[in-house]
Parts: sequence; structure tokens; C1' cells
RNA sequence: UUCUUAUCCAGAGAGGUGGAGGGACUGGCCCUUUGAAGCCUCGGCAACAGACCUAUGGUCCCUGUGCCAAUUCCAGCAAGCUAGUAAAGCUUGAAAGAUAAGAA
Repeated sequence: UUCUUAUCCAGAGAGGUGGAGGGACUGGCCCUUUGAAGCCUCGGCAACAGACCUAUGGUCCCUGUGCCAAUUCCAGCAAGCUAGUAAAGCUUGAAAGAUAAGAA
């Protein structure tokens, strides 16, 4: 990097450094000099792998990861529904993305 499987409406931030961006992409809408990203320290959440048990489940968080604004912030493609002059709204599925585990 690619493939497979599972999950994505829950949860959880302070300090230092830094100095203008960030929220994957596009559009929207937000966050941000009352200090963005990145990096460091400490803390926290979760429970994929892991460990244990009375084992279709439950418990734990020592270890490997992950995460800590907004549902993956919302939409994007397709189908259906409400309405039907138009705008708009809703539902389902896909696509894309993220994370884990396994494989190549």
C1' cells in the first nucleotide's frame, strides 16, 4: 500500500511550546490570536486485540493500539416517502473516510 471482517447517534482535556491555520476530499456550516496545526508532559475515555471467569455472556485495564468540539459536524451517489408551484424535510442502502484484527 492492497484485500477481508467488525464498529462508527455513547464516552473522555489541562499545562508547556509554537504562532496561523484546522475540521480527510468538494460544497456548506463551524472552531480558532479569549491562540489553529504540530511537538512535549501529565491526565482521562473506550474496550479492537489481550487476560480472567460461573463463557452466545460477563469482569479487568498490566500490555499493543485507538480516541478526548459539533453523529464520521452535515450533505455528496441511488431508491423510496411527505409536500408538490417551489424551496425543503425524512427513511434505507451504497460510496468515501477513520480505527482495530487478520491476510497478501